[in-house]
Context: one part of a larger RNA
RNA sequence: CUGGGCGUAAAGGGAGCGUAGGCGGAAAGGUAAGUUAGAAGUGUAAUCCACAGGCUUAACCUGUGGCUUGCUUUUAAUACUGCUUUUCUUGAGUAUUGGAGAGGAAGACGGAAUUCCAGGUGUAGCGGUGGAAUGCGUAGAUAUCUGGAAGAACACCAGUUGCGAAGGCGGUCUUCUGGCCAAAUACUGACGCUGAGGCUCGAAAGCGUGGGGAGCGAACAGGAUUAGAUACCCUGGUAGUCCACGCCGUAAACGAUGGACACUAGAUGUCGGGAGGCUUGUCUUUUCGGUGUCGUAGCUAACGCGUUAAGUGUCCCGCCUGGGGAGUACGCUCGCAAGAGUGAAACUC
Repeated sequence: CUGGGCGUAAAGGGAGCGUAGGCGGAAAGGUAAGUUAGAAGUGUAAUCCACAGGCUUAACCUGUGGCUUGCUUUUAAUACUGCUUUUCUUGAGUAUUGGAGAGGAAGACGGAAUUCCAGGUGUAGCGGUGGAAUGCGUAGAUAUCUGGAAGAACACCAGUUGCGAAGGCGGUCUUCUGGCCAAAUACUGACGCUGAGGCUCGAAAGCGUGGGGAGCGAACAGGAUUAGAUACCCUGGUAGUCCACGCCGUAAACGAUGGACACUAGAUGUCGGGAGGCUUGUCUUUUCGGUGUCGUAGCUAACGCGUUAAGUGUCCCGCCUGGGGAGUACGCUCGCAAGAGUGAAACUC
């Protein structure tokens, strides 16, 4: 290179935007670069193959032809691809009218709970566990009532619900703002798909500076348990968890399933729109877009997948090639650091 693969065996990049590149809708004309056919020239010799000849034969030698898969020139063909011109509307987009939503950012507000503070009532316990103890409490705790403060999270609604590219998003209101869906027309006229590099976003933990700190709680301390107990259980508790700004750039970042388009039985639930029907109902038929369950053909090693495909095809990207060594070493890039990215070999089974 050919070939085979990537849900679970090795393998889909965490996600998007997009450069180069690759690929690309319908009709007609031109061109003839790719493509196809013919011709000419050239394509060293030897080797090799075929035939013939020379040594008695063979090996060997000689001759002729082929081969030399190519290159150049030329003639022609025009289906496909390319280039170019014109046209089209179904792909893509724009405008209009509506619609749903925990999509994003900022600000304001609310109630329940928790802890703390002050005061009232009140008295000997409280708390915790498998059972206890550490701990708190006669300097008046726990309980209960009143008032106040603080921080964090938003019960019910809540749902295989919705939104978002992914990470993710859930009290209420306001402002700003992205995307999506439906219905009718009108317009642009292939403007498209993918995307090496690149750029942007990216849970938690962690880092820097400054705030904040109620609850929870790595580390740590104590009490238990135990043969031991650097744990599981209990009492405390610092970083952290929260906010602002800046880093980090990783996850079982999962549907362990890249993106786009087309085609291929149905049944049933649910969410958001539209249209129709009549008996206006908590109705029914149908259609578009999501989200689930079951299932036919088909696929699969099986499990299972099955119009939201893991089916049938096309295009583009990423990735895999026995286990360990090892996501290690070295080098380089990035980072304040932690480390991240890239990423071997010896050896061994």
RNAcentral holds the full RNA, with entries from SILVA. The part of an RNA shown here (small-subunit ribosomal RNA, central domain) has 349 nucleotides and comes from a metagenome. It matches the Rfam family "Bacterial small subunit ribosomal RNA". Rfam links the family to the GO terms ribosome and structural constituent of ribosome. Its mean pLDDT, the model's own confidence on a scale to 100, is 88.